[in-house]
RNA sequence: AGAGUUUGAUCCUGGCUCAGGAUGAACGCUGGCGGCGUGGAUUAGGCAUGCAAGUCGAGGGGCCUUAACUUCGGUUAAGGUUACCGGCGAACGGGUUAGUAACACGUGGGAACGUACCUUCGAGACGGGAAUAACCUGGAGAAAUCCAGAAUAAUGCCCGAUAGUCUUUUUUGAUGAGAAUCUUAAAAGUAAACGGAAACCUUUGGGGACCGCUUGAAGAUCGGCCUGCGGCUUAUCAGCUAGUUGGUAAGGUAAUGGCUUACCAAGGCUAUGACGGGUAGGCGAGGUUAGCGCCUGACCGCCAACAAGGGCACUGAGACACGGGCCCUACUCCUACGGGAGGCUGCAGUCGAGAAUCAUAGACAAUGGGGGAAACCCUGAUCUUGCGACGCCGCGUGCUUGAUAAGCCCUAAGGGGUGUAAAAAGCUUUUCUCUUCGAAGAAUUAAAUGACGGUAGAAGAGGAAUAAGGGGGUGCCAAUUCUGUGCCAGCAGCAGCGGUAAUACAGAACCCCCAAGCGUUAUCCGGUUUCAUUGGGCGUAAAGCGUUUGUAGGCGGACUGUCAAGUUUCCUGUUAAAUUUCUAGGGCUCAACCUUAGAAGUGCUGGAAAAACUGGCAGACUAGAGGACGUUAGAGGUUAGCGGAACGGUCGGUGUAGGGGUGAAAUCCGUUGAUAUCGACCGGAACACCAAAAGCGAAGGCAGCUAACUGGGGCGGUCCUGACGCUGAGAAACGAAGGCGUGGGGAGAGAAGAGGAUUAGAUACCCUCGUAUUCCACGCUGUAAACUAUGGAUACUAGCUUCUUGAAGUGUCGACCCUUCAAGUGGCGAAGCUAACGCGUUAAGUAUCCCGCCUGGGAAGUACGGCCGCAAGGCUAAAACUCAAAGGAAUAGACGGGGACUCACACAAGCGGUGGAUCAUGUGGCUUAAUUCGACGCUACGCGAGAAACCUUACCAAGGCUUGACAUCUAGGCGAAAGUCGCUGGAAACAGUGACCUUCUUUCGGGACGACUAGACAGGUGUUGCAUGGUUGUCGUCAGUAUGUGCCGUGAGGUGCACGCUUAAAUGCGGUAACAUACGCAACCCCUAUCCUAUGUUUUAUAUGUCAUAGGAGACUGCCCGGGACAACUGGGAGGAAGGUGGGGAUGACGCCAAAUCAGCAUGACCCUUACGCUUUGGGCUGCACACAUGAUACAAUGGCCGGUACAACAGGUUGCGAAAACGUAAGUUGGAGCUAAUCCUCAAAACCGGUCCCAGUUCGGAUUGAGAUCUGCAACUCGAUCUCAUGAAGUCGGAAUCGCUAGUAAUCGCCAAUCAUCACGUGGCGAUGAAUACUUCCCUGAGUCUUGUACUCACUGCCCAUCACGUCAAGCGAGCUGGAGAUACCCGAAGCACUUCCAUUAGUGAAGUACCACGGUAGAGUCAGUGAGAGGGACGAAGUUGUAACAAGGCACGGGUAGCGGAAGCUGUCCGUG
Repeated sequence: AGAGUUUGAUCCUGGCUCAGGAUGAACGCUGGCGGCGUGGAUUAGGCAUGCAAGUCGAGGGGCCUUAACUUCGGUUAAGGUUACCGGCGAACGGGUUAGUAACACGUGGGAACGUACCUUCGAGACGGGAAUAACCUGGAGAAAUCCAGAAUAAUGCCCGAUAGUCUUUUUUGAUGAGAAUCUUAAAAGUAAACGGAAACCUUUGGGGACCGCUUGAAGAUCGGCCUGCGGCUUAUCAGCUAGUUGGUAAGGUAAUGGCUUACCAAGGCUAUGACGGGUAGGCGAGGUUAGCGCCUGACCGCCAACAAGGGCACUGAGACACGGGCCCUACUCCUACGGGAGGCUGCAGUCGAGAAUCAUAGACAAUGGGGGAAACCCUGAUCUUGCGACGCCGCGUGCUUGAUAAGCCCUAAGGGGUGUAAAAAGCUUUUCUCUUCGAAGAAUUAAAUGACGGUAGAAGAGGAAUAAGGGGGUGCCAAUUCUGUGCCAGCAGCAGCGGUAAUACAGAACCCCCAAGCGUUAUCCGGUUUCAUUGGGCGUAAAGCGUUUGUAGGCGGACUGUCAAGUUUCCUGUUAAAUUUCUAGGGCUCAACCUUAGAAGUGCUGGAAAAACUGGCAGACUAGAGGACGUUAGAGGUUAGCGGAACGGUCGGUGUAGGGGUGAAAUCCGUUGAUAUCGACCGGAACACCAAAAGCGAAGGCAGCUAACUGGGGCGGUCCUGACGCUGAGAAACGAAGGCGUGGGGAGAGAAGAGGAUUAGAUACCCUCGUAUUCCACGCUGUAAACUAUGGAUACUAGCUUCUUGAAGUGUCGACCCUUCAAGUGGCGAAGCUAACGCGUUAAGUAUCCCGCCUGGGAAGUACGGCCGCAAGGCUAAAACUCAAAGGAAUAGACGGGGACUCACACAAGCGGUGGAUCAUGUGGCUUAAUUCGACGCUACGCGAGAAACCUUACCAAGGCUUGACAUCUAGGCGAAAGUCGCUGGAAACAGUGACCUUCUUUCGGGACGACUAGACAGGUGUUGCAUGGUUGUCGUCAGUAUGUGCCGUGAGGUGCACGCUUAAAUGCGGUAACAUACGCAACCCCUAUCCUAUGUUUUAUAUGUCAUAGGAGACUGCCCGGGACAACUGGGAGGAAGGUGGGGAUGACGCCAAAUCAGCAUGACCCUUACGCUUUGGGCUGCACACAUGAUACAAUGGCCGGUACAACAGGUUGCGAAAACGUAAGUUGGAGCUAAUCCUCAAAACCGGUCCCAGUUCGGAUUGAGAUCUGCAACUCGAUCUCAUGAAGUCGGAAUCGCUAGUAAUCGCCAAUCAUCACGUGGCGAUGAAUACUUCCCUGAGUCUUGUACUCACUGCCCAUCACGUCAAGCGAGCUGGAGAUACCCGAAGCACUUCCAUUAGUGAAGUACCACGGUAGAGUCAGUGAGAGGGACGAAGUUGUAACAAGGCACGGGUAGCGGAAGCUGUCCGUG
């Protein structure tokens, strides 16, 4: 310090998430030691048990023991004890954070107070008295406890005396305005314990140090009270307040004060947030942060509050009292049922609740506290120990040497990793175990005194001995492989992984990080400039109020003087200690920790100084602002009147059959006379031309003409006022359209409604009607895309130009023109700004001031509440829940029922077909033991297959083989092997068995070779074309596709390659921030058309020629004319066999379709291994209700049949082509010449000539079937081809639709070849005959370039909206029901204090009553929760239903406001925006 995540990619906005630190933590796994800390955060829930506040005998009485004395009653002394009286303490210490938003706390001040014990200085302590407890006696009770009687003491209590500087009242004087302070005097009032044993003295009475007592003054300490300032949230809490605010008097208090009461006044608080609601102890400080800040308030310290809930007082120096009292309430316990007892939020401990928090330990040794003269006692304060890795800090789990061990993992099979790690050897002993020694902490005159603790520490002995885990390894983020799994199981902080090759799941190996811990969860800060003071924004991303006026507030021109509030500097006091930071040290072995000294820090108080700036006051100024005067433009506003055109209606004339309307129609109007046309009259609404980017207005908005009234603005120069200004929270006024109310008006238009069309439907778009409405008056509503999506004001910062208005100058008779200035209104643009688009003196630039608003999307501008409204509704305005995005601008594509240009047998113009029939072939489907597999829009379907009877063959049935049909190697023994011929079983394979034959080389071991056995391995047309190579199809032979450098842009990217002309062409030329280049185009290659030359196997008798082979020529816009930018090029012409790439072929850019192929081949991974391998026979791939595709043959006379006569080319041939001749009706057979081929063989048909048929299911057509033959082949049954005879089906030109073709082409005709034993209607070639048409680019299809829009990028087969149905969730409403807290009114009125009484009294008091008052009760209202039948919307869910609203002109442009309507998106009216 940043990173991930919106996109195809980019920049921006913006949220979400992560890496860091922290904790009184908890949970998971793990766990050696020590030190120092820390540990009930939840139920301020309930508590068994023990302990936590006593002490003093030197205050008193009593009791016990002993001793002495004794009058035997007792007395005295010593010792012990203490339930009782008395003193002090118990108000501290300890706990907790419920309440409290407050003078509670912090900080700084203040005046009207108190203060036991302690200190200092004075004064004093005299004389009397009455009780009472313990105890004793009697009584009540279960107990707790109580009552009565009798007795007694004190440092207990009372009375009197005395005293003062004390209290009260009065008084003199001083200061002073007064208040008040000081002072003088007088009156009255108020004290005490000579109490204490024990030094010492003593006259034994006492004195007296000491401890106490009383009183006064002062100090110290602690406390009470008042006050400035400071620190939570909510305005969906806006008004609150009757002791309320003040005064007077009185009471009360330690003291001020409405603290209380009476009377008087009517105040007091509040937008600088009163009152109310919610939450909360506050601070020193702690966490985090660069800082500002934000969050927190454990431990330690200060303050406050509380003590089961509530109230109350008593005692006391101090309490309204945690371990005191009384009462009420709730709860628990005891009980003899009559009554009683209790309060762990002290230390331990227990139950409960909870994710969760320890021992019913030791000691008063130290520190501190209470009591005491002291010894001493008490002290769960405290000091220690125990438990918990809860935290921080420290230490250890060994060190050295030692090679490539085993195991495990990976492997490209060689090796690599774990890894010097281990083993092994040597060494050490922190830690551990044992033994011995053994502290400091202990002070005080000395002695004594240690819980911790035989601890810390020291010495010795033993032995590597007792001691490593957790998390992670896709990116962020450091660290990777294998196996398993197969959108399953699972992971996950975010993005996201997992659907058969997962570095993301699970396991393993290895690696990374930290380490006695490591992770997770929760919370806080940070990152986050994501609430922005430091330090953000608002044209389009969220965000400028619709506009103006103006209140409070904020800000404010220039000069002088003054004050010193802000401001600045210096000083002072304070800011407790601890903490933090720094400096210098110290103590534990170091550290954590503890400790000493100093410094720092912010705030507040007081004082001094300065006077620039802000501010206050005073004076003066004119540049801002305003006014007067002159002049001027204008749809500015209100009211009234007038006008013409158009439209509708009524009446009348002319006139006849239509009109109207639409894409086309119909509803509708019209023979009762429409439409059309002429005239007259009536009516309402709106104002053509002028008219414009124009003008005016604050905005909404404003348009015929005239008049009246009226607002604002501009310009000009002179004068006046003298900062009067700017902005503006609340507030007020205005505010399109629609809508509402009342009354008018109503021509046209026209929501709703009706009808007609369209449509699958059409609650729409279109048409015919048509109500509200639109108009006027008055009132209400108060919203719009009320937009420049841009708040107002002021100043500054280049220009050019259009228009409007005014003025001046020049000029003119005047005007126009020209120049300048001011105000306005537009366009383009410097700088600058901006994410970009864009803005740019009319800023979105540079600055200042003020206001409004924003803080992820959705839920939602919704709910609830409040205010407004007649209603519709408006204003204000959330949350739960849910998502990881939503969004802006720009970029490249793709797409559009967007545009422009261009091309193509794309259409059109033509010719011939397909679709109908029969057959062939392929496919689907069906069937089957199997009908093997693949190919599926164009780009599968006469395709792989260019030949399925066996084989092929992959499928099925049955039989058989297992190192295998095939390859390599090792080992072993054997043998030549191979081959040939048999026999048996068998369908064959195969199994069994026999015979023949017996080789080459040698260093004699053997080797080559072969089968056998065993093992490595073979084999697989098994899966995955979505793991791949290679190959191929398609767009498309379309003209495109890229790169380098440069330039432009923040960037994606653009430019180059836009544009003009041209071309078949990204083909060229011109031009240009581009210049070049590459792959494509073209050319180079082949065939062909013409000629020349050379050669000559064949043909022929020869020659020539045709012809063949080889080489060459030829065509290049070369020439001429026109067009064109003089270019590229183009139109025409000449010549020429051929003319503008002559014709044809091969050649297929970057890429697209996860296109096709694992079955052609190769290949990763997976799978099978006596079988998914190999082999054999037979069957199947040919199966047939049906559908499709591609073809063949036809339907006939341009024809069929018969006879005759012609003319090709390509090509093939020795297991081959096979002639003549002969036979056969024919297929074919016999035959064998010739030919290893220009030599031999195969070689046309249509055509032409003649005849016949005469329009018919035929002399068309040939399917189907029967019979008989031929050929191939081991074999034609399933299942071949051909021939002859016979048979003679459908079919008479083919619906919707659809295909091919632009010239030697289509069409028609035959021939050859590959495959092949045989089999061709298919395929690939070859020649023969040989057309028609193209006006053109509107339309269909496809393609290219440019442009435009986009919410698409899986790219329109896209995206996406709403209802409905089902499920889940949260929130609101809801007849109601239940509960909480707090008030109000009334009733009741315990304890207690105060008061009253004509009552009682032992004189203390009791009793009764009154006032206040806790709890309780009743009532209504408000408020906050819980729950609730039901109804409504919202969010999210798997591939549900209905439609198609939006994105392209989204097929009716979309959107905003409003109103009506409709299953739903939505539609329509009206005004507005352009997004």
The RNA shown here (small-subunit ribosomal RNA) has 1475 nucleotides and comes from an uncultured Candidatus Saccharibacteria bacterium. The coordinates come from a structure-prediction model, not an experiment, and the mean pLDDT is 84.